[in-house]
Context: one part of a larger RNA
RNA sequence: UUGGGUUUAAAGGGAGCGUAGGCCGUAGGUUAAGCGUGUUGUGAAAUGUAGGGGCUCAACCUCUGAAUUGCAGCGCGAACUGGCUUACUUGAGUGCGCACAACGUUGGCGGAAUUCGUCGUGUAGCGGUGAAAUGCUUAGAUAUUAGGAAGAACACCAGUGGCGAAGGCGGCUUACUGGACGAUUACUGACGCUGAGGCUCGAAAGCGUGGGGAGCAAACAGGAUUAGAUACCCUGGUAGUCCACGCUGUAAACGAUGAAUACUAGGUGUUGGGACCCAUAGGGUUUCAGUGCCGCAGCUAACGCAAUAAGUAUUCCACCUGGGGAGUACGUUCGCAAGAAUGAAACUC
Numbered sequence: 001u002u003g004g005g006u007u008u009a010a011a012g013g014g015a016g017c018g019u020a021g022g023c024c025g026u027a028g029g030u031u032a033a034g035c036g037u038g039u040u041g042u043g044a045a046a047u048g049u050a051g052g053g054g055c056u057c058a059a060c061c062u063c064u065g066a067a068u069u070g071c072a073g074c075g076c077g078a079a080c081u082g083g084c085u086u087a088c089u090u091g092a093g094u095g096c097g098c099a100c101a102a103c104g105u106u107g108g109c110g111g112a113a114u115u116c117g118u119c120g121u122g123u124a125g126c127g128g129u130g131a132a133a134u135g136c137u138u139a140g141a142u143a144u145u146a147g148g149a150a151g152a153a154c155a156c157c158a159g160u161g162g163c164g165a166a167g168g169c170g171g172c173u174u175a176c177u178g179g180a181c182g183a184u185u186a187c188u189g190a191c192g193c194u195g196a197g198g199c200u201c202g203a204a205a206g207c208g209u210g211g212g213g214a215g216c217a218a219a220c221a222g223g224a225u226u227a228g229a230u231a232c233c234c235u236g237g238u239a240g241u242c243c244a245c246g247c248u249g250u251a252a253a254c255g256a257u258g259a260a261u262a263c264u265a266g267g268u269g270u271u272g273g274g275a276c277c278c279a280u281a282g283g284g285u286u287u288c289a290g291u292g293c294c295g296c297a298g299c300u301a302a303c304g305c306a307a308u309a310a311g312u313a314u315u316c317c318a319c320c321u322g323g324g325g326a327g328u329a330c331g332u333u334c335g336c337a338a339g340a341a342u343g344a345a346a347c348u349c
Base pairs, nucleotide, nucleotide: 003321004320005319006318008302012317014201015200016199017198021194022193023192025088026087027086028085029084030083031082033081034080035077036076037075038074039073040072041071042070049065050064051063052062053061054060091191092188093187094186095184100179104176105175107173108172109171110154114150115149116148118146120144121143125136126135162169163168206247207246208245209244210243211242215241216240220236221235222234223233258316259315260314261313262312263311266294267293268292269291270290271289272288273287274286275285276284277283278282298305299304322349323348324347331342332341333340334339
């Protein structure tokens, strides 16, 4: 390389947009590049091969044929692929209308809790643990009452509920904004799928500058525990956690399952719509789009998956090829740094 694979054995890129490329709906017409067929030329000889002949046989020598699967020219064919052209509506998109949601950005507002400081009441403890101690407290704590300040997070509702491409998103509300869905079939008429490079987004931690800092809390200090205890437990506590702008670009970034399309028994929940029927509340049948469970065929090494496939097929991309060495070294690119990306070999079993 071919082949075989990628939920869990090695292997799906963290996610999207999209360039080149690859692949691509239905019905006509045309062309003849691919394709098929015929013919002509060429495809040196030797070798090899089939059948003969010559050395007594054989090796060896020799004759004739086929072959040389290729290339080029010309003629014919038109199913398929391609080119051009005409049309179509089912794929895709748009319009109108209904309705949905923690989608995003932005300003404002709210109550509970916590901590702090002030006034009052009040007196000896509080706190913490398995038990304690460190700690706080007669300079009046803890508790309780009133009014005040600050920052962060939004109990109940809350749900294998919803939304988003993923990361993720949850008090109420203003403004701006993205989106799927159902219905209508009005419009465009294949405008599609995938996507190497590329661009954008991307939890937490971390970094830079400037703010903010209630609670929590790496580091750190003390008290315990213990043989020891650089821990688990306790009392404190700084970065950080929060905001703005910029960087980083990684995660068990997981459904450990790439995207798209079509097809393939059923049953039962739930979310957002639609249609029809019975009809007071409501119920039944059915149909789209999600989200769960069970289960047949089939698949699977098994576990299991099973219309949200790991089934049956097609297209495109990414990735794997024994363990260790190693996601290391070197080089390169990116980064302020931390580091990230790319990514070996010797050797060894």
Description:
Small-subunit ribosomal RNA, central domain from an uncultured Lachnospiraceae bacterium, 349 nucleotides, folded computationally. The RNAcentral record of the full RNA draws on ENA and SILVA.